Predicted 3D model of a 72-nucleotide RNA (transfer RNA) from Candidatus Uhrbacteria bacterium RIFCSPLOWO2_01_FULL_47_25. Rfam family: tRNA. It is annotated as a transfer RNA. Model confidence (mean pLDDT): 82 of 100. Lineage of the source: Bacteria > Bacteria candidate phyla > Candidatus Uhriibacteriota.
[in-house]
RNA sequence: GUCCCCAUAGUUCAAAGGAUAGAACGUCUCCCUUCUAAGGAGAAAAUCUAGGUUCGAUUCCUAGUGGGGACA
Numbered sequence: 001g002u003c004c005c006c007a008u009a010g011u012u013c014a015a016a017g018g019a020u021a022g023a024a025c026g027u028c029u030c031c032c033u034u035c036u037a038a039g040g041a042g043a044a045a046a047u048c049u050a051g052g053u054u055c056g057a058u059u060c061c062u063a064g065u066g067g068g069g070a071c072a
Base pairs, nucleotide, nucleotide: 001071002070003069004068005067006066007065010025011024012023013022018055027043028042029041030040031039048064049063050062051061052060
C1' cells in the first nucleotide's frame, strides 16, 4: 500500500428492513437475615462518526475512525 472481518449497556452476546433495541453477568435501591453471602422484587444503563437509499435503517450502500487478520 491492497484486500477481508469486526464495532450495540460497565462486560459477554442477541435483534437478517417495521412493535418500547432484548438477555446473562455486573451496578444501584428495597425486602429477607443479628451481620455477610445466598435468595426475592424493582431501577438505571447502549446501536463508532458523517452522509446516502427507503414511508421506515442496529440491519442495506458510500466515506472516515478504531481493532483484528491475509498478501506485498